[in-house]
RNA sequence: UAUUUUAAAGGCAAACCUUAUGAAAGUAAGGGACGCAAAGCCACGGGCCUACGGAAUCUACUAUGGUAGCCGGGUUGCAAUCA
Numbered sequence: 001u002a003u004u005u006u007a008a009a010g011g012c013a014a015a016c017c018u019u020a021u022g023a024a025a026g027u028a029a030g031g032g033a034c035g036c037a038a039a040g041c042c043a044c045g046g047g048c049c050u051a052c053g054g055a056a057u058c059u060a061c062u063a064u065g066g067u068a069g070c071c072g073g074g075u076u077g078c079a080a081u082c083a
Stems, first nucleotide, its partner, number of pairs: 002081003011036002016031006034069001040075003044072003047067003053062002
C1' cells in the first nucleotide's frame, strides 16, 4: 500500500423497558443484546421518517427538523492475511 475468508484481546449496541427532552420524527442517559470490521466521526448526493411552522383548505404538499444500524461519498482507526 492492498484485501476482508476465518477469528476476536479490546470495542459498539437493534428491538423492548425506565427517565429526561422535543410539536413530531427523533435524541440523551440507565438497563438490555438483534446484530456490527468501521454499527468511529461528517447530513455532501440519493433514499427514508416527521410536519411545530409555511402554503393550502379538509386532505394531499413542503425541511429549515431528523436518520451515519438504508446506500453512495469524505475522513480517522483496530485486528488478520498477502506482497

Predicted 3D model of an 83-nucleotide RNA (c-di-GMP-I-GGC riboswitch aptamer) from Piscibacillus salipiscarius JCM 13188. Taxonomically the source falls in Piscibacillus salipiscarius (Bacteria, Bacillati, Bacilli, Piscibacillus). Model confidence (mean pLDDT): 82 of 100.